[in-house]
RNA sequence: GUCAGGGUAGCUCAGACGGUUAGAGCGUAGCAUUCAUAACGCUAAGGUCGAGGGUUCAACUCCCUCCCCUGACA
Numbered sequence: 001g002u003c004a005g006g007g008u009a010g011c012u013c014a015g016a017c018g019g020u021u022a023g024a025g026c027g028u029a030g031c032a033u034u035c036a037u038a039a040c041g042c043u044a045a046g047g048u049c050g051a052g053g054g055u056u057c058a059a060c061u062c063c064c065u066c067c068c069c070u071g072a073c074a
Stems, first nucleotide, its partner, number of pairs: 001073007010026004019057001028044004050066005
């Protein structure tokens, strides 16, 4: 340099064929339980969906440019 995959909660990821509140597990905080701790249970917080622009009534989703990560080829 070319091609492919990926970037979504603190971490690991789903969702993506446009549609009405963006989710799970782990973690964190609180409550409950216990003599106490852990585990289990309940509740809650936590997201400019990598950045900018475009299309559309409507974009995490489609299009364009750029940034970053991984792999293959050269």
Transfer RNA from a Candidatus Magasanikiibacteriota bacterium, 74 nucleotides, folded computationally. Model confidence (mean pLDDT): 81 of 100. It matches the Rfam family "tRNA". Gene Ontology term of the family: triplet codon-amino acid adaptor activity.